[in-house]
The part of an RNA shown here (large-subunit ribosomal RNA, domain IV) has 362 nucleotides and comes from Gordonia sp. QH-12. RNAcentral holds the full RNA, with entries from ENA and SILVA. NCBI's taxonomy places the organism under Bacteria, Bacillati, Actinomycetota, Gordoniaceae, Gordonia. It matches the Rfam family "Bacterial large subunit ribosomal RNA". The coordinates come from a structure-prediction model, not an experiment, and the mean pLDDT is 87.
Context: one part of a larger RNA
RNA sequence: CUGUGGUUAAGGAACUCGGCAAAUUGCCCCCGUAACUUCGGGAGAAGGGGGACCACGACCGGUGAUCACUUUUUCGGUGUGAGCUGGUGGUGGUCGCAGAGACCAGAGAGAAGCGACUGUUUACUAAAAACACAGGUCCGUGCGAAGUCGUAAGACGAUGUAUACGGACUGACGCCUGCCCGGUGCUGGAAGGUUAAGAGGACCGGUUAAUCAUCUUUCGGGGUGGUGAAGCUGAGAAUUUAAGCCCCAGUAAACGGCGGUGGUAACUAUAACCAUCCUAAGGUAGCGAAAUUCCUUGUCGGGUAAGUUCCGACCUGCACGAAUGGCGUAACGACUUCUCUGCUGUCUCAACCACAGGCUCG
Repeated sequence: CUGUGGUUAAGGAACUCGGCAAAUUGCCCCCGUAACUUCGGGAGAAGGGGGACCACGACCGGUGAUCACUUUUUCGGUGUGAGCUGGUGGUGGUCGCAGAGACCAGAGAGAAGCGACUGUUUACUAAAAACACAGGUCCGUGCGAAGUCGUAAGACGAUGUAUACGGACUGACGCCUGCCCGGUGCUGGAAGGUUAAGAGGACCGGUUAAUCAUCUUUCGGGGUGGUGAAGCUGAGAAUUUAAGCCCCAGUAAACGGCGGUGGUAACUAUAACCAUCCUAAGGUAGCGAAAUUCCUUGUCGGGUAAGUUCCGACCUGCACGAAUGGCGUAACGACUUCUCUGCUGUCUCAACCACAGGCUCG
C1' cells in the first nucleotide's frame, strides 16, 4: 500500500448517476392493523407488549401402584387415585448492561410507469417492460380431414371427429373496440374482353416425273432456261379452346388508411356557425409534454431553503388512439422512477484493531 473482517466521538445520505455497499429488521406468543379490493386479499400491513432461572400452589393431559364395590359362566366391569412424567397460565423471588443473551434469523411506508398473475429466456457481459400464459377473435378442415415429414410406400395429426384439429393476431379481469373496401390481399361470380399448348388447315414456298423453247452432238445423248402433276417437305391465316388477368361484388379482431384553406359573436380573445378545395374515409370514445413532446427545464399547482427527475392538471398530440388493441385495474414483480421513517464510516474526515499478500530494511 492492497485485500478480507471488526469497532468508532458529533452529525446522519451532506456521498453518489443512483443509499451502490454496509447498517437497521429478524424467532415464538399476545394485542392491534389503513387506503383500496376481483371480498379471496392487502396482512407478518403498520404499530406495541412479553420471553432466562428458582420456589409455591392451581389447571389440563399420559401412565397407573393401592384399596373398595360388583351377576369374576377361567382370562372381567366400575370407582378411588399414590408415585413418575408432558404442558399451560398465576404469584413471589434471584442474577446480569443485555434472558428469541451465541449461530441461525423479514427493514418498513407512500406515489407513479410497464407487464395481470405462477412461469420462460440470451450455457460464458442483458432476467426485463422481452417470450409464454389462461381468456378473446378471425381463417381453414366433414375424415383416406386440413396441415406437416417423405421421391414413394408410409407416418404424425389421432386409435382424435367441428365443445376436434391446424394457422394467424391479441393477451387475466372491468368498460369498450368508432369511420374507410379507393390501393394490396383473400373469398365469391361468370356475361363480355384478352390469353397457352393442342386441333384446324385457307394461302404461299422447296424438290421434279413430264413437257416447251434454245444451244450442241460421235444422232445414243448432253447443257441452259420456262411451266410444272403426284409424293415428300418448309412456313402458316381464319376458326376452336382452360385457369389466370381485365371486369363485377363482398371482406378491416385481413395488410393498411383515418385532410387543407378562408371568414364569422355587442371590449379583446376564441369560434358553436358559414363558405370552399380534395378524399375511399377524414381520428369517434378514451388518454395526452406520455417508455410517444422537437421547440422544452412548455405553463400552472404540490413536494424542497433551493427540484432538467417526480406527482396532479392544462392541451399548442413536431409525430397517442381503439385486438399492430384504447383506457382503467385489486393482487403479484431479484423490473423502472420519485418521496418519507428507521438505520448506518456512503460521506464531513478520517482513525484504530485482527488476519493475508506486497514493498522496504535486516